[in-house]
């Protein structure tokens, strides 16, 4: 130097252009004598910067992180 693959919530992973979702963790309340365990509720995310669209996690381009592969 080239060529791939990946990027979404604290994490761990989902979403076949049409309201981004579970688990877990977290906080707030029920329960209990207390703790633990359950059980209801909040609140939180598309790596970045363009483009195609009526709409873009999704398509397409550039970057920027991590990875594998050639050289």
């Nucleotide at each position: 130097g080239c060529g791939g693959a990946u990027a979404u919530a604290g994490u761990u992973c989902a979403a076949u252009g049409g309201u981004a979702g579970a688990a877990u963790g977290u906080g707030a309340g029920c329960u209990u004598c207390c703790c633990a365990a359950g059980c209801u509720u909040a609140g939180g995310a598309u790596g970045c910067g363009g483009g195609u669209u009526c709409g873009a996690u999704u398509c397409c381009c550039g970057u920027u992180a991590u990875c594998c592969g050639c050289u």
Transfer RNA from an Alphaproteobacteria bacterium, 71 nucleotides, folded computationally. The coordinates come from a structure-prediction model, not an experiment, and the mean pLDDT is 82. Lineage of the source: Bacteria > Pseudomonadati > Pseudomonadota > Alphaproteobacteria. The sequence was found in a public genome assembly.